[in-house]
RNA sequence: GUCCUCGUAGCUCAGCUGGAUAGAGCGACCGCCUCCUAAGCGGUAGGUCGUGGGUUCGAAUCCCGUCGAGGAUG
Numbered sequence: 001g002u003c004c005u006c007g008u009a010g011c012u013c014a015g016c017u018g019g020a021u022a023g024a025g026c027g028a029c030c031g032c033c034u035c036c037u038a039a040g041c042g043g044u045a046g047g048u049c050g051u052g053g054g055u056u057c058g059a060a061u062c063c064c065g066u067c068g069a070g071g072a073u074g
Stems, first nucleotide, its partner, number of pairs: 001073007010026004019057001028044005050066005
């Protein structure tokens, strides 16, 4: 240099043959329970889906550029 994979909540990930409010577990916070803690149960908050643009009635999803991580090859 060329090619491939990945980037979604604080962490680990799902969703990616486009469809309307973007989800789970763990963690955080609040409450219930308990003499207290842990465990258990219920609830709340938290994400412009790496980033810029394009296609489309509609994009986390498709296309192009770009940034970062990993890999293959010369």
This is a predicted structure of a 74-nucleotide RNA (transfer RNA) from an uncultured Erysipelotrichaceae bacterium. It matches the Rfam family "tRNA". Rfam links the family to the GO term triplet codon-amino acid adaptor activity. Model confidence (mean pLDDT): 80 of 100.